SAM riboswitch aptamer (S box leader) from Clostridium manihotivorum, 102 nucleotides, folded computationally. Rfam family: SAM riboswitch aptamer (S box leader). Rfam links the family to the GO term regulation of gene expression. NCBI's taxonomy places the organism under Bacteria, Bacillati, Clostridia, Eubacteriales, Clostridium. The RNAcentral record of the sequence draws on Rfam.
RNA sequence: ACCUUAUCAAGAGCGGUGGAGGGAAAGGCCCUAUGAAGCCCAGCAACCAGUAUUUCAUUAUACAUGGUGCUAAGUCCAACAGCAUUAGCUGAAAGAUAAGUA
Numbered sequence: 001a002c003c004u005u006a007u008c009a010a011g012a013g014c015g016g017u018g019g020a021g022g023g024a025a026a027g028g029c030c031c032u033a034u035g036a037a038g039c040c041c042a043g044c045a046a047c048c049a050g051u052a053u054u055u056c057a058u059u060a061u062a063c064a065u066g067g068u069g070c071u072a073a074g075u076c077c078a079a080c081a082g083c084a085u086u087a088g089c090u091g092a093a094a095g096a097u098a099a100g101u102a
Stems, first nucleotide, its partner, number of pairs: 003100006013041001015040003021031003027077002042071003047067003050063004075094001080091004
C1' cells in the first nucleotide's frame, strides 16, 4: 500500500520558534508579514490499551496513565446521482481518523 468495520454539525493557543506558504485532489472560495508550513510547549477529544466502580454480558459509567488523532471555515465548497429550482436538500464517490484482517 490492499481489504473490513465504525465515526466525520461538537471540542481545543491573544504561547515560543520559524520565516512563505497553506487549505488531499488542474475548479471555486478562503487563510497568510496584524506572520503560512514545520518543530516545541499547551490544549481538545475519548478510537484502542489500562485502572476503578458496575452488569447476565466488554454491559454501563468514570479517569486521562500509555498508543494514536486533532486544535480556520460541515471533510471549506464543488466535481457523480436524485429531488427542488437558481438560493437549496439528500445520497454516493473520494478522503481523513481509529481498530482489525492478510

Background:
The prediction has a mean pLDDT of 81. Of the family's consensus pairs, 97% are formed in the model.